A computed fold for a 342-nucleotide part of an RNA from Limnothrix sp., annotated as large-subunit ribosomal RNA, domain IV.
[in-house]
Context: one part of a larger RNA
RNA sequence: CCCUCGUUAAGGAACUAGGCAAAAUAGAUCCGUAACUUCGGGAGAAGGAUCGCCCUGGCCGGUGAAAUAAAUACUUGUGGAGCUGGCCGGGGCCGCAGAGAAAUGGCCCUACCGACUGUUUAACAAAACCACAGGUCUCUGCAAACUCGUAAGAGGAAGUAUAGGGGCUGACGCCUGCCCAGUGCCGGAAGGUUAAGAGGAGGGGUGCAAGCUCCGAAUUGAAGCCCCGGUGAACGGCGGCCGUAACUAUAACGGUCCUAAGGUAGCGAAAUUCCUUGUCGGGUAAGUUCCGACCCGCACGAAAGGCGUAACGAUCUGGGCACUGUCUCGGAGAGAGGCUCG
Numbered sequence: 001c002c003c004u005c006g007u008u009a010a011g012g013a014a015c016u017a018g019g020c021a022a023a024a025u026a027g028a029u030c031c032g033u034a035a036c037u038u039c040g041g042g043a044g045a046a047g048g049a050u051c052g053c054c055c056u057g058g059c060c061g062g063u064g065a066a067a068u069a070a071a072u073a074c075u076u077g078u079g080g081a082g083c084u085g086g087c088c089g090g091g092g093c094c095g096c097a098g099a100g101a102a103a104u105g106g107c108c109c110u111a112c113c114g115a116c117u118g119u120u121u122a123a124c125a126a127a128a129c130c131a132c133a134g135g136u137c138u139c140u141g142c143a144a145a146c147u148c149g150u151a152a153g154a155g156g157a158a159g160u161a162u163a164g165g166g167g168c169u170g171a172c173g174c175c176u177g178c179c180c181a182g183u184g185c186c187g188g189a190a191g192g193u194u195a196a197g198a199g200g201a202g203g204g205g206u207g208c209a210a211g212c213u214c215c216g217a218a219u220u221g222a223a224g225c226c227c228c229g230g231u232g233a234a235c236g237g238c239g240g241c242c243g244u245a246a247c248u249a250u251a252a253c254g255g256u257c258c259u260a261a262g263g264u265a266g267c268g269a270a271a272u273u274c275c276u277u278g279u280c281g282g283g284u285a286a287g288u289u290c291c292g293a294c295c296c297g298c299a300c301g302a303a304a305g306g307c308g309u310a311a312c313g314a315u316c317u318g319g320g321c322a323c324u325g326u327c328u329c330g331g332a333g334a335g336a337g338g339c340u341c342g
Stems, first nucleotide, its partner, number of pairs: 001337001003335003007331002010328002014326001019323001027051005036041001038171001052093012067078004094098001106321004113313002118130001134169007146155003172308004177238003182235002184231005191226003197220002202215005239257005266300001267297001278294005
C1' cells in the first nucleotide's frame, strides 16, 4: 500500500449522478392500525407494550403407575400417582442489558410505466421488452383453412365454427369520433379491354394438275384490369389566410381558399415541449429534478388504442422519518497478502 473485518468523540447525507455501500429494523404474544379499494385487499400498514430465573396457587389438556371392582383365560371399569403441553395469578432474585448467542422485515408520502404470477439478451442490459387472461377483425364446412414435404405422406386432429389458423390490442372501469379520394380486401349474371384455342374472308410459295405448304381479316373466346358499389379494432389520413365585441387584450361571430375529411372525448412543457431552467403555485434558507396547475400540443389523441385505476414490481422519479465512517476528517486496531531481512 491492497484486501476482508470489528470499533470510533461531536455532527448526521453536509458525501454522491444517486444514501451506492454500510448502519438501522428484525422473533413471539397482546394492543392498535389511515387514505384508497375491484370489498379480496391495503396490513406485519403505521405506532406501542410485554418477554429471564427461583418459590408458590388455580385452571384446561396429553399419557396414565400403584391400588381396587367385575370377570377371572383374554379383558373392562373405578382410580388417580408420576412425567408432561399450555394459560391465568401471588411472592421473590440478578445484571447495563432476559427474543441476553445465531438466524431473523427498515418505514412513510408521491408521480410515471406495465394490470397481476410469469418470461428474456447462456457469459456487461431482468426492464417500461416479451408473454398473459380478456377484447376485436379475418380466414376455415372438414379430404378444412394453414404448415412441412418433389411426392407418397404427416401435422392441424383421433379435433369439427363454444373448433382450428392468422393479424392487432392487452386485467378491470369509462370509452373508442370524422374521412372510402389513393392502396388493400369483399361484392357486382351488364359493358370495355384481354391469351391460347375455335374460326376461316382473303392472300403468298411451289406444282401441268390433284395437291403440299405458309400468312391470315371478321367473328367467338376466361381470370385479371377498367368500371359500379361496400369496407377503418384494413394500409392509412384527420388544413390555411384575413377580419370582427364601447379601455386594452382576446375572438363566441363573419369572409375566403383548398380537401376524401379537416383531430371529437379525454389528456397535455408529458418516457412526447425545440424555444425551455416556459409561467404560476407547493416543497427547500436556497430546487435545470419533483408534485399541482395553465395550454402558445416545434411534433398527444382514441385497439401501432385514449384516459383513469385498487393490488402487484430486485423497475423507475422526487421528498421525509429512523439510522449510520457516505461525509466534515480522519484515528487507533485485527486477520490475509504485498514489501524488507533471513